[in-house]
RNA sequence: AGGCCGCGGCGGGCGACCGCGGGAUCCGGGCAUGCCCGGUCCUGAGGAAAGUCCGAGCACGGCAGGACACGGCGGUGGGUAACACCCACCCGCUCGGGCGACCCCAGAGCGAGGGACAGUGCCACAGAAAAUACACCGCCGAUGGCUUGCCCCCGGGCGAGAACAGGCAAGGGUGAAAUGGUGCGGUAAGAGCGCACCGCCCGUCUGGUGACAGGCGGGGCACGGCAAACCCCGCCGCGUGCAAGGUCAAGCAGUUCCCCUCGCGUGCGUUGGCCGCGAACGGCUGGUCCGGCUGUCGUGGGAACGGGUAGACCGCUCGAGCGGCGCGGCGACGCGUCGCCUAGAGAAAUGGUCGCCCAUCGCCGGUCGCUGGCGCGCCGGCGUGGACAGAACUCGGCUUACAGCCGCGGCGGUCGA
Repeated sequence: AGGCCGCGGCGGGCGACCGCGGGAUCCGGGCAUGCCCGGUCCUGAGGAAAGUCCGAGCACGGCAGGACACGGCGGUGGGUAACACCCACCCGCUCGGGCGACCCCAGAGCGAGGGACAGUGCCACAGAAAAUACACCGCCGAUGGCUUGCCCCCGGGCGAGAACAGGCAAGGGUGAAAUGGUGCGGUAAGAGCGCACCGCCCGUCUGGUGACAGGCGGGGCACGGCAAACCCCGCCGCGUGCAAGGUCAAGCAGUUCCCCUCGCGUGCGUUGGCCGCGAACGGCUGGUCCGGCUGUCGUGGGAACGGGUAGACCGCUCGAGCGGCGCGGCGACGCGUCGCCUAGAGAAAUGGUCGCCCAUCGCCGGUCGCUGGCGCGCCGGCGUGGACAGAACUCGGCUUACAGCCGCGGCGGUCGA
């Protein structure tokens, strides 16, 4: 100097112009007078805003309490509003420091890390056997037989053999896993059969809040694995989600009420009402009046009410908030104090162009270090050009994606070659 690993931080900067979302209501204009348009000013994504996988707040519904069922979690101690998250520690496994060995040491990674003598169940293939074990190859054949040799020869003794009964589980083989391991003794061969050490179990003591660790004594050893199989034990757990939920409220429909003319007629009719005439009020014709025609209870007009759709507003962003400093703690974190306000919009804006700079990458030239070359570094020029991705009620986590940059730490010891 580089590389790898781990942890932490950043994730383009500045300026000009144009554009978009939200707000202020400070100007100007318009009108249907509280809305629109234009200007000005302020403000506008992330470390993951993502996946929606956990845990909460908040809201509505449900709910006396308990039990069952169902689901989740599971070493210990702490942190936290809470957690399947975080911190520290314990235990187990793995890696590891140029090569080999060894243990020590620190380090790093991983672990759904309670219970397998409560019960049930499963263990593919291979293999003799997968759990009340078992015997394929193999070893033995002491004992009882069989065959056979030799010796004494009534009946026995000493051998040899493997084709018997039988003994064994050391070695081989199968498997993810084979009923403790290593060594010595022992034996016909073997075997915790005996012994030593390791392991295991039981008891006990010491240390520790605890998981656990260490010591002492006893026991030849009984207990294969799987609980992300049922299950047992302990702890926790109501459901649905801002399209939660609340307020106001067009239109349409509903209920109730009001208004839409009066007079005359021994006209008709049981009533409701109908008919005729006149006046009144409209409409059409018409320059105006008169006149003529025609309308005045029907698909009419209006008011109130409750529910409530569209729509509007609230919920909505000041919060388990962010930053600095101090104190406590190994740490996660907590406490105190000072300062700050940082999108809240409807399927929904946060962008574009140019210039300079920074990083990246490519090419060219020069240059220090070195005997030289390559490479790296540095300087200059030209070109390239910024990853992953985007809020939608809000937090705490986890996971996943990510060009490139910056900072810190680590990359042992002993012995041997």
Annotation
The RNA shown here (Bacterial RNase P class A) has 417 nucleotides and comes from a Phycisphaeraceae bacterium. The coordinates come from a structure-prediction model, not an experiment, and the mean pLDDT is 75. It was read from a public genome assembly, where an Rfam model found it. Rfam family: Bacterial RNase P class A. It is annotated as a ribozyme.